[in-house]
Context: one part of a larger RNA
RNA sequence: UGGCGGGGGAGUACUACAAGGGGUGGAGGCUGCGGUUCAAUCGGACGCAACGCCGAGAACCUUACCGGGGGCGACAGCAGGAUGAAGGUCCGUCUGAAGGGCGUACCAGACACGCUGAGAGGUGGUGCAUGGCCACCAUCAGCUCGUGCCGUGAGGUGUCCACUUAAGUGUGGCAACGAGCGAGACCCGCGCCCCUAGUUGCUACCUGGGUUCUACGGGACCCAGGGCACUCUAGGGGGACUGCCGGCGAUAAGCCGGAGGAAGGAGCGGGCGAUGGUAGGUCUGUAUGCCCCGAAUCUCCCGGGCUACACGCGGCCUACAAUGGCCGGGACAACGGGAUGCGACCCCGAAAGGGGAAGCUAAUCCCUUAAACCCGGCCCCAGUUCGGAUUGAGGGCUGAAACUCGCCCUCAUGAAGCUGGAAUCCCUAGUAAUCGCGGGUCACCAUCCCGCGGUGAAUACGUCCCUACUCCUUGUACA
Repeated sequence: UGGCGGGGGAGUACUACAAGGGGUGGAGGCUGCGGUUCAAUCGGACGCAACGCCGAGAACCUUACCGGGGGCGACAGCAGGAUGAAGGUCCGUCUGAAGGGCGUACCAGACACGCUGAGAGGUGGUGCAUGGCCACCAUCAGCUCGUGCCGUGAGGUGUCCACUUAAGUGUGGCAACGAGCGAGACCCGCGCCCCUAGUUGCUACCUGGGUUCUACGGGACCCAGGGCACUCUAGGGGGACUGCCGGCGAUAAGCCGGAGGAAGGAGCGGGCGAUGGUAGGUCUGUAUGCCCCGAAUCUCCCGGGCUACACGCGGCCUACAAUGGCCGGGACAACGGGAUGCGACCCCGAAAGGGGAAGCUAAUCCCUUAAACCCGGCCCCAGUUCGGAUUGAGGGCUGAAACUCGCCCUCAUGAAGCUGGAAUCCCUAGUAAUCGCGGGUCACCAUCCCGCGGUGAAUACGUCCCUACUCCUUGUACA
């Protein structure tokens, strides 16, 4: 100087507690992991910070694993070679299949893996040799420098103290005075207003036309033209600064309350993440040192496996029902995506889907009827009209190909499950919970991931008791 303490003080955090809401732990299923099994069940990741993670899509491919079969040596040297090298091929045979091998023969015409070295290649090893990137400490507020001062020196001071802040944020004090990185500022989105612009967007108003209702005045809906007011789109600008008032504080920084305001005291959400540390993760994205394989640890093909199943664990989906289930009718989104694509519409089919086919290089056309919700009806507490696992049968789609091992539809079958022990997770507002939608990957395949909007709470405005972290201080036989 740092680390540590079942030492002290101050402070902070829903990966802490408290107050509350919803879960997980029990069931069935999906998925990852362990274990076991297997010819192989490729490999990596292991407290937080491994386990729907690499993998943003394992039938073949992928694929790194297993079984079987084939192929490949730049360059140099040697053996060989016009008595025909390397190469190619009909038929037959071996074979899952193959001039791949073999039998027999033919084509062709100059090289040469048979040997030695040396290479290509390697998802072979080492993340304890590395770069790069990433995770966590860290939703932290720290980490340093110049000069001065103190100390023989390591080093200290500054960076400490009081108050304050989300913050080493600021105010005041002080042998310090300043400065840099970080914080903040900055950048993006959302919320209010204004300006500019008006097609593919919009339609208040005007005109014309069509359908329909009419108590003949007119109304409703649709189309076209005008129009750019409104909505919207997307470019620019304004707006919030503790600026104003009261109180507290030291007359400071600031804190509490209030006014005005679309919005307050960092408006809300995101991007950006210091010096370092964890020999954290990744040699299987790529790069790369060294080691190894080198006719196989290279490479291609066929088949299998990664999908196994007595078990254990993590994450999630669906439920156990009546604020619910089913049937009929009715309403309202946003983000996105779309040329061997999205596909309106018509026809066929009970449906999945099929046959045709307009439009769309897309604010124009399509995906695109959102669902929860509302109205009406049935069910009447029952393992049920709850729940949907499992299994049987029939049908459809993608794809050479769905046996191992895909998805969808219909009928039948209807399992466990009646709210889940100890324990444990998430969340403070348009959040949790709940409801659907889009996209990624993608031939097909979503209970995954990344987004989007709809409905929309309860509780706290505290504390340091548990857990963890920051600063000061103290002890120290640790470095």
Model confidence (mean pLDDT): 84 of 100. This is a predicted structure of a 479-nucleotide part of an RNA (small-subunit ribosomal RNA, 3' major domain) from an archaeon. Rfam family: Archaeal small subunit ribosomal RNA. Its Rfam clan is "SSU clan". The sequence was found in a public genome assembly.